[in-house]
RNA sequence: CUCUUAUAAAGAGCGGCUGAGGGACUGGCCCUGCGACGCCCGGCAACCAUUCAUAUACCCAUAUGAACAGGUGCUAAAUCCUGCAAAAUACUAUUUGGUAUUUUGAUAUAUGAGAG
Numbered sequence: 001c002u003c004u005u006a007u008a009a010a011g012a013g014c015g016g017c018u019g020a021g022g023g024a025c026u027g028g029c030c031c032u033g034c035g036a037c038g039c040c041c042g043g044c045a046a047c048c049a050u051u052c053a054u055a056u057a058c059c060c061a062u063a064u065g066a067a068c069a070g071g072u073g074c075u076a077a078a079u080c081c082u083g084c085a086a087a088a089u090a091c092u093a094u095u096u097g098g099u100a101u102u103u104u105g106a107u108a109u110a111u112g113a114g115a116g
Base pairs, nucleotide, nucleotide: 001116002115003114004113005112006111007110008109013041015040016039017038021031022030023029025083027081028080042075043074044073047071048070050067051066052065053064054063055062056061079108084105085104086103087102088101089100090099091098092097
């Protein structure tokens, strides 16, 4: 980097260092010298690992639940909203339309686990 799969409206500091940008991208809208991003410490969570119980299987294993916190992850705003498609409703108006709101699905992105 690519593929598969799961998850993404919950949760988490009034700390230290540093010093100008940041929220992936688009369009918005925001955060930020009352100190962003990053690093450290603290914290949150429980994907994987580990242990235990139950069920199926009765060797391996799978599912569910509990415990723990070793490997990751996360720690402004729903993945901040949005983009592509469809549906519903309302408005507009002269037509296979346009606008707004809501919902659903997809895409994209992020993270875990597995494979190449």
This is a predicted structure of a 116-nucleotide RNA (SAM riboswitch aptamer (S box leader)) from Cytobacillus kochii. Its mean pLDDT, the model's own confidence on a scale to 100, is 83. It was read from a public genome assembly, where an Rfam model found it. The organism belongs to Cytobacillus, within Bacteria.